[in-house]
Model confidence (mean pLDDT): 80 of 100. The RNA shown here (c-di-AMP riboswitch aptamer (ydaO/yuaA leader)) has 136 nucleotides and comes from Actinoplanes aureus. NCBI's taxonomy places the organism under Bacteria, Actinomycetes, Micromonosporales, Micromonosporaceae, Actinoplanes. Of the family's consensus pairs, 96% are formed in the model.
RNA sequence: CGGGGACCGCCGCCUAAUCGCCCGUUGCGGCGAGCCGGGGAACCACAUUUCUCCGGGGUGAAUCCGCGAAUGCGGUAGGGAUUUCCUUCGUCCCGAACCCGUCAGCUAACCCGGUCGGCGGCCGACGGAAGGAAAU
Numbered sequence: 001c002g003g004g005g006a007c008c009g010c011c012g013c014c015u016a017a018u019c020g021c022c023c024g025u026u027g028c029g030g031c032g033a034g035c036c037g038g039g040g041a042a043c044c045a046c047a048u049u050u051c052u053c054c055g056g057g058g059u060g061a062a063u064c065c066g067c068g069a070a071u072g073c074g075g076u077a078g079g080g081a082u083u084u085c086c087u088u089c090g091u092c093c094c095g096a097a098c099c100c101g102u103c104a105g106c107u108a109a110c111c112c113g114g115u116c117g118g119c120g121g122c123c124g125a126c127g128g129a130a131g132g133a134a135a136u
Stems, first nucleotide, its partner, number of pairs: 009122006018033005023027001034115006044105001055103001056100004064075004078094005084133006
């Protein structure tokens, strides 16, 4: 000097997954707010739904099509980022996985749950462009 890694802290991103409180118990603990999901009338919808068979349904952006013997490849509905915020353009990405257990349309009251996990940056000059907003 260059490269790589670890810890703490801060900043930022995906996601509902954040914040606060309590203790004779510090735990696989409890409570609340916010956010998120499911079940559940009438009306409406469905009646083609299931049983045999090849059930059916949910969370999620993650569905569908073609090629291939296959690992996979190409695309796609849809989704995310682009540094104060919004929109557009441009650019870069994702397009998975899991759960319920024969059962569920919508759905007021009501009932039941979740609040994980995964990444990037840090002395660089404001992080691609245009317009607008806000702030100074």